[in-house]
């Protein structure tokens, strides 16, 4: 430099279905001072607040699927810690730890959620390296497969 793990890892765009017949608007009624926000500050309220019934309309975020496309193998996730930002948060940046990858499952948290993220443990699986054994290619070194036991990605092949 260039590659490989594989239900790989990330984003954008588009579809669906869920959120949810929920918030929320306006109409009766009933109710009689509070309600909006994380905080302020502001707003709205006896020309009737919050609540509660009914009728009438009636969403959107995020998170999930689907489809292509893009970047790529610490791809990325997530803990801390400075620094920008911000009323506060969220964002982003740099140092640092920890996980090699995806799955099941349990618990604990996020969440409208038996979905989905996250962390934590368990169980196999799978991709690499090392070290033994066996066998076969081989005079040897070496390689190649099968199996055990191990070990981490600033790794491992070339």
């Nucleotide at each position: 430099u260039a590659g490989g793990g594989g239900u790989g890892c990330a984003g954008u765009a588009c579809u669906u279905a869920u959120c949810a017949g929920u918030a929320u608007a306006u109409c009766u009624a009933a109710g009689g001072a509070g309600g909006c926000c994380g905080a302020a500050a502001g707003c709205c309220g006896a020309u009737g607040a919050a609540u509660u019934a009914g009728a009438u309309a009636g969403a959107a975020a995020g998170g999930a699927u689907u489809u292509a496309c893009u970047g790529c193998c610490g791809a990325a996730g997530u803990g801390g810690u400075u620094a920008u930002g911000u009323c506060a948060a969220a964002a982003u940046a740099a140092c640092u730890g920890c996980u090699g990858g995806g799955g099941u499952c349990a618990u604990a948290u996020u969440u409208a959620a038996g979905a989905g993220g996250u962390a934590u443990g368990a169980c196999a699986c799978u991709g690499u390296c090392u070290u033994u054994a066996u066998a076969g290619c081989u005079g040897c070194c070496g390689c190649u497969a099968u199996a055990a036991a191990g070990g981490a990605g600033c790794a491992c092949u070339a």
RNAcentral holds the sequence, with entries from MGnify. A computed fold for a 158-nucleotide RNA from uncultured Beduini sp., annotated as Lysine riboswitch aptamer. Lineage of the source: Bacteria > Erysipelotrichia > Erysipelotrichales > Erysipelotrichaceae > Beduini. Rfam family: Lysine riboswitch aptamer. From the family's description: Riboswitches are metabolite binding domains within certain messenger RNAs that serve as precision sensors for their corresponding targets. Its mean pLDDT, the model's own confidence on a scale to 100, is 82.